[in-house]
Context: one part of a larger RNA
RNA sequence: UGACGGGGGCCCGCACAAGCGGUGGAGCAUGUGGUUCAAUUCGACGCAACGCGAAGAACCUUACCCAGGCUCGAACGGCAACUGACAUCCGGGGAAAGCCGGCUCCCGCAAGGGCAGUUGUCGAGGUGCUGCAUGGCUGUCGUCAGCUCGUGUCGUGAGAUGUUGGGUUAAGUCCCGCAACGAGCGCAACCCUUGUCCGCUGUUGCCAUCAGGUUAUGCUGGGCACUCUGCGGAGACUGCCGGUGAUAAACCGGAGGAAGGUGGGGAUGACGUCAAGUCAGCAUGGCCUUUAUGUCUGGGGCUACACACGUGCUACAAUGGCAGGUACAAACCGUCGCGAUGCCGCAAGGUGGAGCUAAUCGGAGAAAACCUGUCUCAGUUCGGAUUGCAGGCUGCAACUCGCCUGCAUGAAGUUGGAAUCGCUAGUAAUCGCGGAUCAGCACGCCGCGGUGAAUACGUUCCCGGGCCUUGUACA
Numbered sequence: 001u002g003a004c005g006g007g008g009g010c011c012c013g014c015a016c017a018a019g020c021g022g023u024g025g026a027g028c029a030u031g032u033g034g035u036u037c038a039a040u041u042c043g044a045c046g047c048a049a050c051g052c053g054a055a056g057a058a059c060c061u062u063a064c065c066c067a068g069g070c071u072c073g074a075a076c077g078g079c080a081a082c083u084g085a086c087a088u089c090c091g092g093g094g095a096a097a098g099c100c101g102g103c104u105c106c107c108g109c110a111a112g113g114g115c116a117g118u119u120g121u122c123g124a125g126g127u128g129c130u131g132c133a134u135g136g137c138u139g140u141c142g143u144c145a146g147c148u149c150g151u152g153u154c155g156u157g158a159g160a161u162g163u164u165g166g167g168u169u170a171a172g173u174c175c176c177g178c179a180a181c182g183a184g185c186g187c188a189a190c191c192c193u194u195g196u197c198c199g200c201u202g203u204u205g206c207c208a209u210c211a212g213g214u215u216a217u218g219c220u221g222g223g224c225a226c227u228c229u230g231c232g233g234a235g236a237c238u239g240c241c242g243g244u245g246a247u248a249a250a251c252c253g254g255a256g257g258a259a260g261g262u263g264g265g266g267a268u269g270a271c272g273u274c275a276a277g278u279c280a281g282c283a284u285g286g287c288c289u290u291u292a293u294g295u296c297u298g299g300g301g302c303u304a305c306a307c308a309c310g311u312g313c314u315a316c317a318a319u320g321g322c323a324g325g326u327a328c329a330a331a332c333c334g335u336c337g338c339g340a341u342g343c344c345g346c347a348a349g350g351u352g353g354a355g356c357u358a359a360u361c362g363g364a365g366a367a368a369a370c371c372u373g374u375c376u377c378a379g380u381u382c383g384g385a386u387u388g389c390a391g392g393c394u395g396c397a398a399c400u401c402g403c404c405u406g407c408a409u410g411a412a413g414u415u416g417g418a419a420u421c422g423c424u425a426g427u428a429a430u431c432g433c434g435g436a437u438c439a440g441c442a443c444g445c446c447g448c449g450g451u452g453a454a455u456a457c458g459u460u461c462c463c464g465g466g467c468c469u470u471g472u473a474c475a
Stems, first nucleotide, its partner, number of pairs: 001475002003472003007469007015459002019423005026314008034305002042053002064300007076123009089102004105114003125289002128287003134283002136278003139274001141272001146185006152161003165176003191266004196234005202228001205224002210221003237260001240254005316416001320375006332363003337356002342351003382413001387408007429451007
């Protein structure tokens, strides 16, 4: 100087408390351990591994296993020699890959050139090892308020001071004081989005206004008033008033205002820590391999199942289930695509193809909500696992191993022990919608809107963190 303390002081954070909803019990989905297996490829392991790399394992992917093949090799470059072919195509056998046989170059008068192959060789190839040799990227402490430097001063020195102190703040934020005076990286602001208004814009919106027309609809003429789309601007700064305070910084209350003290949300992650993670995204040193640890193909496996754990979905019902009727979104996607009206089918779906490169057409009926009826507390009209049969779709192909529909079947489950998680407001809870990946496959992930709470006395305690101080035999 740090680190540590079941030392002290001060202060924060859904850290506790106050509340609301869960997990832990059930069934299923998914990941992991374990076990099994020819193989169940590999990595990730407290927080910070376990719906993680996987934003799509039937083949492919694929790295694993079995079997069958190839060896200048599946892709590429250089050199030398040789050939006129190789390939396509045809024939044979084969599960395919590959193998065997057949046919067999171009330009040029020529020299020669091009193209392709074979052979040899120098490189190849490796998801083989080492993340404790590395780059790059990432997680975490933590969006915590800290981490440092120059000059000066003090100290023999390590170092100290500044950065401590009194206030204050979300903040090393600001004010005051002070042997310090300044400065840098962080904080904040500048950026995006959302909330109010104004201007401009007008193939969306509007009968607001006028006219036409319809069973009806901005349907048509017409118009940019409104909504909205997009661009630009205004607006919030403790600016104003009162109080408290050292007359300071600031805090408390108020006015005005769509918004008030960082308005809400996002992006943004200082010096560093964990020899944290990744050699399998990529790059890369070293080591290993070279008729195999490379490469091609068929099939299998990654989907196994006595069990254990994590993360979820669906429930156990009446604030509910079912049937009928009837409203209201946002964001997004679409030409190898989205696919309407119609017709067929109980349905999944099929047929068909209007329109749309999309504020114009389509996906697209939002659902919960609301109204009416029914069920009456029961393992039920709750719950839907499991299984049987019949179908549909994608795809070369759904046996291992896809998704969906119909009929039948109807399991466990009556609110879950010890323990444990999330959340402070348009949040939790609850309801549906979209997208990426993608031929097909979503209870996962990333977004979007609808409905919309309860509680916070307080900081004694648990956890994590910041500043000062104290002890230390630790570095």